[in-house]
RNA sequence: CAGAACACUUGGGGCAGGGUGAAACUCCCUACCGGCGGUGAUAGUCCGCGACUCCUCGAAUGGGUUGUCUAAGCCUUUAUGAGGACUGAAUUGGUGAAAUUCCAAUACCGACGGUUAAAGUCCGGAUGAGAAAGUGAUCUG
Numbered sequence: 001c002a003g004a005a006c007a008c009u010u011g012g013g014g015c016a017g018g019g020u021g022a023a024a025c026u027c028c029c030u031a032c033c034g035g036c037g038g039u040g041a042u043a044g045u046c047c048g049c050g051a052c053u054c055c056u057c058g059a060a061u062g063g064g065u066u067g068u069c070u071a072a073g074c075c076u077u078u079a080u081g082a083g084g085a086c087u088g089a090a091u092u093g094g095u096g097a098a099a100u101u102c103c104a105a106u107a108c109c110g111a112c113g114g115u116u117a118a119a120g121u122c123c124g125g126a127u128g129a130g131a132a133a134g135u136g137a138u139c140u141g
Stems, first nucleotide, its partner, number of pairs: 001141004006136005017029003031121002033110002035049004044108002053085005062076004090106005112124003
């Protein structure tokens, strides 16, 4: 330095001001925010991944079932695992060797459930899950 298996840690931001109204951080004007890896050069909009929801397979443990017990079978809940479906949105000009990533201008996008009234920004599942990043010690080369 590389690889293997293990443990631990980290791992998402945002409604300020005004209007209408009985009521809105949900509507209207305006404001604000941008997970992870990749890339000839820095990305919410490129390529891919993760998160929500659903499906299939498998399934420790638990529960049920044939009078009882045991084993097997069958049915079933579920942790965890594997695979799949679904999964939004950008152009123009400039600089340059190189940028849909920088600079300038103008756009656009944002799961589900809840709510005195429709939510990217509030509350909730979530003290969850997780792409991934890092640290430690062990083994191998």

Notes
Model confidence (mean pLDDT): 80 of 100. FMN riboswitch aptamer (RFN element), 141 nucleotides, folded computationally. The sequence was found by an Rfam model in a public genome assembly. Rfam family: FMN riboswitch aptamer (RFN element). Its family is annotated with FMN binding in the Gene Ontology.